[in-house]
About this RNA: The RNA shown here (THF (Tetrahydrofolate) riboswitch aptamer) has 112 nucleotides and comes from a bovine gut metagenome. Its Rfam family is "THF (Tetrahydrofolate) riboswitch aptamer". Its family is annotated with tetrahydrofolate metabolic process in the Gene Ontology. Rfam describes the family as follows. Tetrahydrofolate (THF) riboswitch was first reported for Ames et al. as an RNA motif in 5' untranslated (5'-UTR)regions of folate transport and biosynthesis genes in Firmicutes genomes. Model confidence (mean pLDDT): 77 of 100.
RNA sequence: GCAGAGUAGGCUGCGGAGCGUUAAGUGCCUGGCGGACAGGGAGUUGCCGCCGGGACGAAAAGGAGAGUUUUGAAAAAGUUCUCCUUGCGGUUCCGCUGCCGCAUCCCGCUGC
Numbered sequence: 001g002c003a004g005a006g007u008a009g010g011c012u013g014c015g016g017a018g019c020g021u022u023a024a025g026u027g028c029c030u031g032g033c034g035g036a037c038a039g040g041g042a043g044u045u046g047c048c049g050c051c052g053g054g055a056c057g058a059a060a061a062g063g064a065g066a067g068u069u070u071u072g073a074a075a076a077a078g079u080u081c082u083c084c085u086u087g088c089g090g091u092u093c094c095g096c097u098g099c100c101g102c103a104u105c106c107c108g109c110u111g112c
Base pairs, nucleotide, nucleotide: 001112002111003110004109009100010099011098013096014095015094016093017092018091019089020088021087028054029053030052031051032050033049034048035047039107040106041105042104060086061085062084063083064082065081066080067079068078069077070076
């Protein structure tokens, strides 16, 4: 001098467990605070989290049980709650797989 490894974090796919479907969450804009960023040091206008503000905004269906109303009773219907199944949500977390990935600066590591 050349090449390479490796972080936090992010994303795809698969699996599992949840949450919501009475709309929280996700995504977008914005204010404040905090945190992390390869082995060491520094570190952003980038990344992540928390708290707040703003705009936008969604898919339910079937079954079972119990209560209750209508009824003289039954049947049937209405209604409330609980549970189950199938969906839906730019839904959350965990595991596996693959991909991207030190903004940047200095030093280091491996190979030549």